[in-house]
Predicted 3D model of a 1522-nucleotide RNA (small-subunit ribosomal RNA) from an uncultured bacterium. It matches the Rfam family "Bacterial small subunit ribosomal RNA". Rfam links the family to the GO terms ribosome and structural constituent of ribosome.
RNA sequence: AGAGUUUGAUCCUGGCUCAGAGCGAACGCUGGCGGCGUACUUAACACAUGCAAGUCGAACGAGGAGUCAUCGGAUAGCAAUAUUCGGUGACUUCGAGUGGCGCACGGGUGAGUAACACGUGAGUGACCUGCCCUUGGGUUCGGGAUACCCCUUCGAAAGGAGGGCUAAUACCGGAUACGGUCCCCUGGCUGCGAGGUCGGGGGAAGAAAGGUAGCCGCAAGGCUGCCGCACGAGGAGGGGCUCGCGGCCUAUCAGCUAGUUGGCGGGGUAACGGCCCACCAAGGCGAUGACGGGUAGCUGGUCUGAGAGGACGACCAGCCACACGGGGACUGAGACACGGCCCCGACUCCUACGGGAGGCAGCAGUGGGGAAUUUUCCGCAAUGGGCGCAAGCCUGACGGAGUGACGCCGCGUGGGGGACGAAGGCCUUCGGGUCGUAAACCCCUGUCAGAAGGAAAGAAGGGGCCGGGCGUGAACAGCGCUCGGUUUUGACGGUACCUUCAGAGGAAGCCCCGGCCAACUCUGUGCCAGCAGCCGCGGUAAUACGAAGGGUGCAAGCGUUACUCGGAAUUACUGGGCGUAAAGCGUGCGUAGGUGGUUCGUUAAGUCUGUCGUGAAAGCCCCGGGCUCAACCUGGGAAUGGCGAUGGAUACUGGCGGGCUAGAGUGCGGUAGAGGGUGGUGGAAUUCCCGGUGUAGCAGUGAAAUGCGUAGAGAUCGGGAGGAACAUCAGUUGCGAAGGCGGCCACCUGGACCAGCACUGACACUGAGGCACGAAAGCGUGGGGAGCAAACAGGAUUAGAUACCCUGGUAGUCCACGCCCUAAACGAUGCGGACUGGACGUUGGGAGCAACUAGGCUCUCAGUGUCGAAGCUAACGCGUUAAGUCCGCCGCCUGGGGAGUACGGUCGCAAGACUGAAACUCAAAGGAAUUGACGGGGGCCCGCACAAGCGGUGGAGUAUGUGGUUUAAUUCGAUGCAACGCGCAGAACCUUACCUGGUCUUGACAUCCACGGAAUCCUUCAGAGAUGAGGGAGUGCCUUCGGGAACCGUGAGACAGGUGCUGCAUGGCUGUCGUCAGCUCGUGUCGUGAGAUGUUGGGUUAAGUCCCGCAACGAGCGCAACCCUUGUCCUUAGUUGCCAGCGCGUAAUGGCGGGAACUCUAAGGAGACUGCCGGUGACAAACCGGAGGAAGGUGGGGAUGACGUCAAGUCAUCAUGGCCCUUACGACCAGGGCUACACACGUACUACAAUGGUGGGGACAGAGGGUCGCCAAGGCGCGAGCCGGAGCCAAUCCCAGAAACCCCAUCUUAGUCCGGAUCGCAGUCUGCAACUCGACUGCGUGAAGUCGGAAUCGCUAGUAAUCGCGGAUCAGCAUUGCCGCGGUGAAUACGUUCCCGGGCCUUGUACACACCGCCCGUCACACCAUGGGAGUUUGUUGCACCAGAAGCAGGUAGCUUAACCGCAAGGGGGGCGCUUGCCACGGUGUGGCCGAUGACUGGGGUGAAGUCGUAACAAGGUAACC
Repeated sequence: AGAGUUUGAUCCUGGCUCAGAGCGAACGCUGGCGGCGUACUUAACACAUGCAAGUCGAACGAGGAGUCAUCGGAUAGCAAUAUUCGGUGACUUCGAGUGGCGCACGGGUGAGUAACACGUGAGUGACCUGCCCUUGGGUUCGGGAUACCCCUUCGAAAGGAGGGCUAAUACCGGAUACGGUCCCCUGGCUGCGAGGUCGGGGGAAGAAAGGUAGCCGCAAGGCUGCCGCACGAGGAGGGGCUCGCGGCCUAUCAGCUAGUUGGCGGGGUAACGGCCCACCAAGGCGAUGACGGGUAGCUGGUCUGAGAGGACGACCAGCCACACGGGGACUGAGACACGGCCCCGACUCCUACGGGAGGCAGCAGUGGGGAAUUUUCCGCAAUGGGCGCAAGCCUGACGGAGUGACGCCGCGUGGGGGACGAAGGCCUUCGGGUCGUAAACCCCUGUCAGAAGGAAAGAAGGGGCCGGGCGUGAACAGCGCUCGGUUUUGACGGUACCUUCAGAGGAAGCCCCGGCCAACUCUGUGCCAGCAGCCGCGGUAAUACGAAGGGUGCAAGCGUUACUCGGAAUUACUGGGCGUAAAGCGUGCGUAGGUGGUUCGUUAAGUCUGUCGUGAAAGCCCCGGGCUCAACCUGGGAAUGGCGAUGGAUACUGGCGGGCUAGAGUGCGGUAGAGGGUGGUGGAAUUCCCGGUGUAGCAGUGAAAUGCGUAGAGAUCGGGAGGAACAUCAGUUGCGAAGGCGGCCACCUGGACCAGCACUGACACUGAGGCACGAAAGCGUGGGGAGCAAACAGGAUUAGAUACCCUGGUAGUCCACGCCCUAAACGAUGCGGACUGGACGUUGGGAGCAACUAGGCUCUCAGUGUCGAAGCUAACGCGUUAAGUCCGCCGCCUGGGGAGUACGGUCGCAAGACUGAAACUCAAAGGAAUUGACGGGGGCCCGCACAAGCGGUGGAGUAUGUGGUUUAAUUCGAUGCAACGCGCAGAACCUUACCUGGUCUUGACAUCCACGGAAUCCUUCAGAGAUGAGGGAGUGCCUUCGGGAACCGUGAGACAGGUGCUGCAUGGCUGUCGUCAGCUCGUGUCGUGAGAUGUUGGGUUAAGUCCCGCAACGAGCGCAACCCUUGUCCUUAGUUGCCAGCGCGUAAUGGCGGGAACUCUAAGGAGACUGCCGGUGACAAACCGGAGGAAGGUGGGGAUGACGUCAAGUCAUCAUGGCCCUUACGACCAGGGCUACACACGUACUACAAUGGUGGGGACAGAGGGUCGCCAAGGCGCGAGCCGGAGCCAAUCCCAGAAACCCCAUCUUAGUCCGGAUCGCAGUCUGCAACUCGACUGCGUGAAGUCGGAAUCGCUAGUAAUCGCGGAUCAGCAUUGCCGCGGUGAAUACGUUCCCGGGCCUUGUACACACCGCCCGUCACACCAUGGGAGUUUGUUGCACCAGAAGCAGGUAGCUUAACCGCAAGGGGGGCGCUUGCCACGGUGUGGCCGAUGACUGGGGUGAAGUCGUAACAAGGUAACC
């Protein structure tokens, strides 16, 4: 630091996804040790049990127990004494009580809270503060009660009532009063001020408590010390309150507010304050977001990030809030109080049913919830806290241990050697490779764990004892302080650590291996099972699923999931955009706001700078230190962007004041204009009405019809009515802010521009809200209505046609007034200003020059266009009218769909408009450009493509192939062109692959081994045959004498065999586009790139053929040529071919001698190249015409098939990977089938006849084939054929008579003397065999058919048509197929509009498996989320009212009452009760909001192949869209 994913490819936009880091985690697999951390994120759900706050006897009384002392009694004893009881005193101790302090700390949790709750910085001149520290002067005299306890009593209990006794550091009264408080009078200093501070004088009220130690004393008591107490002052620490600033979402919450805002006076508080109350005033808050809703404890910090930011607020620390839910106060220095109280509520428990008890969000622990979070541990040894003089007690704070890989850090699971590269696994091309020095084996070491032994630090204090010093004091008591010695205290824990022993011994897994992303093979599976973060894998060869081997990564962990930040510049402050990708409001005016020309002065708010305070600690960072290291801990420093205070600077911005004129504006003078409004007015045209003329049509269309017309249309002439719109002028002309504005005239009116002078003096720009204008359609009311024309009707079209076309036609279009407020309201481009090369038009004005006229040239301002420098842009493009370079302000965008939808709100008469989501779903949706392909786009050009012709097919019969059907089987393949007389150049058996039946199992065929036998031939029996069982003949060849080779048989196993599957695993071969003219490359250039250029253009050609031009220059595969054949000539050669001349011979024939001329044969050459001439063309290429020539512009024909396309065809020619069968899917045999037959199609043959049939006679080819062959002559047969045997291995002989044709005759238009199917009979030939199922012959029979519907095929010259001949295959079988051969031998082509196919250029595209493409909507089905919905319901909240516990405050008739007063009665004061006010819970009614649910219903999304149509993309077949 990036990567994957939209496309055929490209660039861009843009979303989705991944790699990183993190975590209080959880889950899966696995798990050796230790250290340090950390652990209910959910139910602020409910809690059993134990513990978590007590302590003080030096405040107090009484009591229990114990010890000692003493006195007395009793018993034993003579007594000492012992035991025991009681009293007193002292000491120790216990639990309850009174009293003091603590319980407001510590610990937990995050429900609530959007708030002065928190953070930060200030303020308190408006305040409080127990314990602690410093300090001042005090600590006096009295009094009355009360708990405990005892008695009585109520209650199940918890608890309570009454009577009686008693103490205090409990309570009360009095005295005193430095200072303090309050009141009155008064002064100094100080503050802007409320006031503060320091004084003076007078007055009033108001305090206290003792305990203990030592000493003295008989005692009472006193002194001293210490601890206390009360009143003050100060401090420290802690708090209360106030203020500035800061930190969430929502405007689909826009208005909120009656104690509300302020005042006066009170009350209340520690204290200010509407905090509360009475009265007065009517204020206060809000777009800088009030009020409402949702969410949330805040911070230091944590995580991430380069940073800025973003997210979070576990542990630790600060603050806040809460303690079962709600309310309340009491006590107190402090609470509205977690382990206190009262009340209400819910829940749980006890109960004798009357009534009571309780609150783990303390530590453990339980249930529950949940994906999920620990021991009912040890100890107060340390640190800290409470109480105490102290010892000490208490302390689930804390210190430790335990559980969990939850995290971080460290360590280990061994090290060295070791090749035969072991075994085994896996792979394999079978050679080997790999796991792999890995193991074994040898030599070592000893961490951790195990065993044994040793063994710390954490401990310092405090206390006791001894000794010394200092202070207090009368004191060598005591007490306090202090020094030294000594003694004592460890939960962890016999732990860390050290030593020894033993022994490689006990210790490795997890994920991944298609790309991103590091790591590959085999096998199983077969769109199944499964994987998947994204793209995507899996349909028989899966590096993507499962398993294995191997490998990569990390490692006591590894993966997955959830979440956060990052990558994401994907909310852009740093750091984005808006012409076409999402995005400029339809346009203007203007409020707030933002921004603002020039100069001087001033100020110092912003800004800069110095200093001070603060910015807690921890954390982060730096430098050190301590655990062996690290994690961790620790010392110091730095940093803490901020806030506050203060001094200074003054350029810039701001404030204030003064000036200026360049911005802006005003006046005066002109100019152009479809700018706006109102009222008039004009002609053309359409329609209608009236009249005339006139007759049969008019109108309309692709063609028609509906319609109009003989009741007189249309046409034409004249007259009239009415409405709407303004041809020509007219122009990328003008005007306007936009929408928009077009005959002419008048009036009213807005703006712009030009030139100059004068004036004002920044008055400016933009503009959230707001206001105004705003095409068409539409709405309301009233008019108007000619033409046009939604709806509607009819006619056509069509499969349908609710359309396109036609005939009609109503709203509407027009006017007035009022609404609506939208648009592809577009330059898809907000407004204003400045700057930055030009060229050419045009509109309006001005100036200069020139000019007699007409007219011209140049400059300039304002507008409007075209092209273009630089620059910008993804590209297209923009380019002084910017999309360039900058400034100011506004609006808007953040993936596609859902959706401009729903809900809510505002507006509207309605239609609807504005504002404007979410669930869900997809991995894209897009922009520009590129290459193709395509178009019922365009241009150019070819082809029997059409046209022009000739002959066919489609109808008949037959043949043949196919589909279908049938069948035991009808073997298989080929399926638009490019399958269908195709594979098959020939199925009776064989072929043959199919079926039935009978058989074989190393096999019908190949190689190897063993044994036997030569091989082979003849033959008998059984059987359908295969086969089986015999009989006989026969003994070969080579030999080193062992044997071997070929062949046959038997046996065992390796193996054979398969026309079984996959042509979508393949090779090879082939078809097709297409013999079409194309397809590419190198280098260069252009483009960000795909790509382009070249190959396009102008000509030309059959041709990318050639020429010219050109950022291209060259080259390759194709074209052409080279090859074969044919056409002319020449040379050579002359048999079997030929015969002109010479000769012989015959009835006749090259039959013979001979000839080599000719034909011919077959080898070689010549010839044709636009070479020549003329014309056209660009001086080209080339074309046209001509000459010569056998042939003329590639002469005719053939062979030859570029890059590629169709997953085209073929596994059944062959070959071949993989899979499958192995007594069968192999092999043999017999018979059957491939020949079936209601049908359908293709390809052919023969016909339908007279250009013909039939009979007779006559003529002329070429190319082939032949010894298992062709077969002559001759003979027989009507004939097929038979007999016969000459010749021929063939230019010699044979097949072999060519036919159409010609001549003669006949038939005379008829189902025929046409046609020959079909059938019958009789035969011939081949063959083992013609039944299924051959061909041919003769006789007889004589069907359909009289030229063929829609449609469709071939052919451009020796061609079509027509005629026969030959060959392959082959025993036979094709008169119809195929491949060849020759004979006779035409017609037509104007032309390229149309159909088909193709080439080039161009254009559009939403296509790219490429138009057989893509794609839209309804309907049907399934699923999902969502809106509406009569309602039902949970929660929350407003308002009104009822009600009112506990408590507090006020009042008080009742009851009651120790301290004080009073002789008493009584009083003061208090309490209870009652009552008033406030108020929690609760209740009633009525609204708001969020949610759940709801018959039914609306649309939406998704889903493999459903239905109907064809809307869009090409001119998408009616251009599309708003």